[in-house]
Molecule: TPP riboswitch aptamer (THI element)
Organism: Gilvimarinus agarilyticus
This record gives sequence, C1' cells and structure tokens, in this order.
RNA sequence: GCGCUCUUGUCGGGGUGCCUCGGCCUGUUGUAAAGCAGGUACGGAGGCUGAGAUCGGUACGUCCGAACCCGUGGAACCUGAACAGGCUGAUACCUGCGGAGGGAACAAGUAACGCACCUGG
Repeated sequence: GCGCUCUUGUCGGGGUGCCUCGGCCUGUUGUAAAGCAGGUACGGAGGCUGAGAUCGGUACGUCCGAACCCGUGGAACCUGAACAGGCUGAUACCUGCGGAGGGAACAAGUAACGCACCUGG
C1' cells in the first nucleotide's frame, strides 16, 4: 500500500404466506333442529414456519412509511411454478430445481489475519 472482515453515513432492492375454529352471506337436503358445499376480512379468536407474515396511515392496492433482511464475493427476493419428492391440519414447511436465468452501491474508517513493495539488522 492492497485485500478480507467489521462499523458508520447516505442511497437503493425485497417479501408480507398457510391453516383451524367461530361469525356473516349464498346454494342445497330437511316438518324442524340441524347437516353438506362455496364465499368473506367480519381491523373475530387461535396455530405453523421464518430475520420478517407485525404495527401505523390508507384511495383497502403491500399503495406509502416504520421494523426486518439484502445490495454484484449478490439464494434478500423474483421467474421457472397451480413444478417434482417428502411431511403436515395446510397450496404453508423441508429438499430438489440451482455449476438455471434475473436481481439493488457508493464513500470514509478499521483490531487481528493474508499478500506485495521499500528500508534496516
């Protein structure tokens, strides 16, 4: 001096799912009680995984913001995908897919470590 790591600042990228029960609505069976099927956020209750499925605003669209994660050494996240196998209450989750493709950065500092150069012994 450079690299790695980490920190700070500013900027940027991303996701917000699934299930159970209840309520309500529709259809259907039934004399009725009630059963079956579908829909619904009704800002009802609970559960699963995870860093995050939460909170506030709202035109009700994750649209905006916060939180969280990620920013090219890029599996944060998206496409493939209503994918394949496994598991489960579950379309969630795990593994594959994936040596597939796409995907958002600059600056300053930095102990230890690594590399290179110079100087002295």